[in-house]
A computed fold for a 74-nucleotide RNA, annotated as transfer RNA. Its mean pLDDT, the model's own confidence on a scale to 100, is 82. The RNAcentral record of the sequence draws on ENA.
RNA sequence: UGGCAUGUAGCUCAGUAGGUAAGAGCGCCGGUCUGAUACGCCGGAAGUCGCUGGUUCAAAUCCAGCCGUGCCAA
Numbered sequence: 001u002g003g004c005a006u007g008u009a010g011c012u013c014a015g016u017a018g019g020u021a022a023g024a025g026c027g028c029c030g031g032u033c034u035g036a037u038a039c040g041c042c043g044g045a046a047g048u049c050g051c052u053g054g055u056u057c058a059a060a061u062c063c064a065g066c067c068g069u070g071c072c073a074a
Base pairs, nucleotide, nucleotide: 001073002072003071004070005069006068007067010026011025012024013023019057028044029043030042031041032040050066051065052064053063054062
């Protein structure tokens, strides 16, 4: 420098032939339970979906550029 893949909650990930509200598990906070923990059960907080722009009535999802990470080539 070029090619491919990838970027969604604190962590690991789902959701990609556009459409109603952006989700799961773990973790965290509160409650319940207990003599007290743990487990179980109930509830809750937490994400401008990497950034900027474009297409569209509508974008996590399509397009372009850029940035980060991984792999390959030179």